[in-house]
Glycine riboswitch aptamer from a Bryobacterales bacterium, 110 nucleotides, folded computationally. Rfam family: Glycine riboswitch aptamer. Rfam's curators write: This family represents the bacterial glycine riboswitch. Taxonomically the source falls in Bryobacterales (Bacteria, Pseudomonadati, Acidobacteriota, Terriglobia). The sequence was found by an Rfam model in a public genome assembly.
RNA sequence: UAAUCGGGUGCGUGGGAGAGAUCUUCGCUUCGGCGGAGACACCGAAGGGGCAAACGACGCUCAAAGCAUGCGUCGCGAAUCUCUCAGGUAGAAGGACCUGCACCUGCAAU
Numbered sequence: 001u002a003a004u005c006g007g008g009u010g011c012g013u014g015g016g017a018g019a020g021a022u023c024u025u026c027g028c029u030u031c032g033g034c035g036g037a038g039a040c041a042c043c044g045a046a047g048g049g050g051c052a053a054a055c056g057a058c059g060c061u062c063a064a065a066g067c068a069u070g071c072g073u074c075g076c077g078a079a080u081c082u083c084u085c086a087g088g089u090a091g092a093a094g095g096a097c098c099u100g101c102a103c104c105u106g107c108a109a110u
Stems, first nucleotide, its partner, number of pairs: 005106008014098002020040001022039007041089003047085001048083003055075006
């Protein structure tokens, strides 16, 4: 210095699911609709919460002692699992995740 690979950010007339265009009421309206509040039903893929093994600490077990073993408690602990706080339930928008490009960055190698 450069390609590949990992991580991050941005951009894309790239892909991208689910579930009432529900009811009541108020406001605005270009009369098409739009927005606020409330009610019940529903969805999980913004965000957020929950946890399994493994790992760590402590206690007990065992033992003369130490280690190991087994048990218990606590800590830590992922997801497209789970909860539904938030969000969402025509279209549009948003959308985890995937993908392309650009930039930043990390390890190893040459």